Source information: This is a predicted structure of a 62-nucleotide RNA (Fluoride riboswitch aptamer (crcB RNA motif)) from an Actinomycetes bacterium.

């Protein structure tokens, strides 16, 4: 130097924050769906996943 593997930190998991879990990455992990040749046009959700709390959205009652 280039490669493996394994620790410990860090990052990452389509929009915010926290806590606990799972998985990924090592500048790489990631950077959402569907129709369309494209241009354009439609949809879902603040979670990887739980729970809470902001936010958005339906709906009912005061």
């Nucleotide at each position: 130097g280039a490669u493996c593997g394994c620790c410990c930190c860090g990052g990452c998991g389509a929009u915010g924050g926290a806590g606990c879990u799972c998985g990924c990455c090592a500048c790489a992990a990631c950077c959402g769906c569907c129709g369309g040749a494209a241009c354009c046009g439609g949809c879902u959700g603040a979670u990887g996943g739980c729970u809470c709390c902001u936010a958005c959205c339906g709906g009912a009652u005061c």